[in-house]
A computed fold for a 350-nucleotide part of an RNA from a metagenome, annotated as small-subunit ribosomal RNA, central domain. The RNAcentral record of the full RNA draws on SILVA. Its Rfam family is "Bacterial small subunit ribosomal RNA". Its family is annotated with ribosome and structural constituent of ribosome in the Gene Ontology. Model confidence (mean pLDDT): 88 of 100.

Context: one part of a larger RNA
RNA sequence: CUGGGCGUAAAGGGCGUCUAGGCGGUUUGGGAAGUCGGAUGUGAAAGCCCUCGGCUUAACCGAGGAAUUGCAUUUGAAACUUUCAGACUUGAGUACAGCAAAGGUAAGCGGAAUUCUGAGUGUAGCGGUGGAAUGCGUAGAUAUUCAGAAGAACACCGGUGGCGAAGGCGGCUUACUCGGCUGUUACUGACGCUGAAGCGCGAAAGCCAGGGGAGCGAACGGGAUUAGAUACCCCGGUAGUCCUGGCUGUAAACGAUGUGCACUUGGUGUGGGAGGUAUCGACCCCUUCUGUGCCGUAGUUAACGCGAUAAGUGCACCGCCUGGGGAGUACGGCCGCAAGGCUGAAACUC
Numbered sequence: 001c002u003g004g005g006c007g008u009a010a011a012g013g014g015c016g017u018c019u020a021g022g023c024g025g026u027u028u029g030g031g032a033a034g035u036c037g038g039a040u041g042u043g044a045a046a047g048c049c050c051u052c053g054g055c056u057u058a059a060c061c062g063a064g065g066a067a068u069u070g071c072a073u074u075u076g077a078a079a080c081u082u083u084c085a086g087a088c089u090u091g092a093g094u095a096c097a098g099c100a101a102a103g104g105u106a107a108g109c110g111g112a113a114u115u116c117u118g119a120g121u122g123u124a125g126c127g128g129u130g131g132a133a134u135g136c137g138u139a140g141a142u143a144u145u146c147a148g149a150a151g152a153a154c155a156c157c158g159g160u161g162g163c164g165a166a167g168g169c170g171g172c173u174u175a176c177u178c179g180g181c182u183g184u185u186a187c188u189g190a191c192g193c194u195g196a197a198g199c200g201c202g203a204a205a206g207c208c209a210g211g212g213g214a215g216c217g218a219a220c221g222g223g224a225u226u227a228g229a230u231a232c233c234c235c236g237g238u239a240g241u242c243c244u245g246g247c248u249g250u251a252a253a254c255g256a257u258g259u260g261c262a263c264u265u266g267g268u269g270u271g272g273g274a275g276g277u278a279u280c281g282a283c284c285c286c287u288u289c290u291g292u293g294c295c296g297u298a299g300u301u302a303a304c305g306c307g308a309u310a311a312g313u314g315c316a317c318c319g320c321c322u323g324g325g326g327a328g329u330a331c332g333g334c335c336g337c338a339a340g341g342c343u344g345a346a347a348c349u350c
Stems, first nucleotide, its partner, number of pairs: 003322004007304002012318001014201004021194003025088007033081002035077008049065006091191001092188004096183004103177007110154001114150008125136002162169002206247006215241002220236004258317006266295011299306002323350003332343004
């Protein structure tokens, strides 16, 4: 390379968007690049293969044929791909009428709790643990009442509930704003799918500058435990955690399962919508679309399991794997303030 694979054995890019490229619905006509047929030329000879022949045979040699799967020219075919022109509506999109939601950004507001401060009551303890001690407290703590301040997070509702491409999103209100679902017609008329690069987004920790700092809390100090205890437990506590602007670009970024489309028995929950039935009305019940769970048929799988939310059956496109260690290392390049990230070997060894 031809292959075979990627939930857990090596292997799905963290996610999106888009360029090139690849692939592409129904139908009519034209062209004929791909495709298929004919003809001609060429495809050296020798060799291989087949049939004959010559040396007594064979090796060897001679003759003829086939083959040379190719290329070029020419002449045809038009189903498929392609291309040009036209048409269509089911793919895709738009409009209209509704619906649900922790989707995003900004501003404002609220209560509970915690800590601190002031004042009152009150007195000897409090706190903490397996048990203690460090610690706090007669300079009046803990407890309790009132008032004030600050920062952070939003109990109950809350739900294999919802929303988002992923990361993620949860008190309330307002403003701006993305996407989705349902329904009916109307409109555009293939405008589509995927997507190397590129660009953007991207938890936590970390970094830079400026704020903020209640609680928690790496590091650090102390008390215990222990043979030791650079830990687990306790008392403290700095960065950080929070905000604004910028950087970093990673993760068990997981469903360890790329995206899109089509097809393939069922049962049962739950979220959103529409229609029907019923009713005074609501509920109930039936149908249908869309999401999210569980169980299972066929099938599939090495097994576990998956099973219309496929890991079943197919198609299109992208990414990735190819024994373990060395190693996600070295070197080089690119990026970063740094930490480091991305790309990514070999010797050697089993």